[in-house]
RNA sequence: GGGCGUAUAGUUCAGUCGGUUAGAACGCGGUUCUUAUAAAGCCGAAGUCCAUGGUUCGAGUCCAUGUACGCCCA
Numbered sequence: 001g002g003g004c005g006u007a008u009a010g011u012u013c014a015g016u017c018g019g020u021u022a023g024a025a026c027g028c029g030g031u032u033c034u035u036a037u038a039a040a041g042c043c044g045a046a047g048u049c050c051a052u053g054g055u056u057c058g059a060g061u062c063c064a065u066g067u068a069c070g071c072c073c074a
Base pairs, nucleotide, nucleotide: 001073002072003071004070005069006068007067010026011025012024013023019057028044029043030042031041032040050066051065052064053063054062
């Protein structure tokens, strides 16, 4: 230099053919239980979906460019 992939909650990840609630697990906070922890149950907080622009009535999803990381080729 060329090609490909990934980027969504603190972490690991889902998210169907673009459609109206943006989710799960772990973690975190509260609470029940316990002498007290742990475990278990219940409740809750936490997201501008990497950035910018575009397409569309509508974008996490499609397109372009950029950024970061990874893989392959040179």
Source information: This is a predicted structure of a 74-nucleotide RNA (transfer RNA) from a bacterium. Its Rfam family is "tRNA". By type it is a transfer RNA. The sequence is in RNAcentral, with records from ENA.